[in-house]
RNA sequence: CAUCGAGAGCGGCGGAGGGAACUGGCCCUGUGAAACCGCGGCAACCGGCGGAGAGCUAGCAGAGCUACUCGUCGCAAGGUGCCAAGUCCAGCAGGACCCGAAGAGGUCCUGGAAGAUG
Numbered sequence: 001c002a003u004c005g006a007g008a009g010c011g012g013c014g015g016a017g018g019g020a021a022c023u024g025g026c027c028c029u030g031u032g033a034a035a036c037c038g039c040g041g042c043a044a045c046c047g048g049c050g051g052a053g054a055g056c057u058a059g060c061a062g063a064g065c066u067a068c069u070c071g072u073c074g075c076a077a078g079g080u081g082c083c084a085a086g087u088c089c090a091g092c093a094g095g096a097c098c099c100g101a102a103g104a105g106g107u108c109c110u111g112g113a114a115g116a117u118g
Stems, first nucleotide, its partner, number of pairs: 001118004009039004017028003022091004040083003045079002048075004053070003057067003087114001092111007
């Protein structure tokens, strides 16, 4: 700096936890959690290959002809990543609305914070 409402699970091993941390929810889990291993898959960030297009920097007598650059579409055998739930949800700020005598509370939207991956 970019992206984060999509997508993708079986087996082995293991034996009680897990969903990043804290708080509160909610959920997964002895019909077997985490970690680890194997295989399979998803995706398209990096790299690669290919298509059509744009640019007009260089080469060239010249022409996007070649190189280069840009975004875009496709592929997937490389490097990462990922494969319950929106990053599971909220927490901070602003706004709209609901309920209520008030306070407290609730729903939704936007942004932020924190985090994850590249």
Molecule: SAM riboswitch aptamer (S box leader)
Organism: uncultured Rubrobacter sp.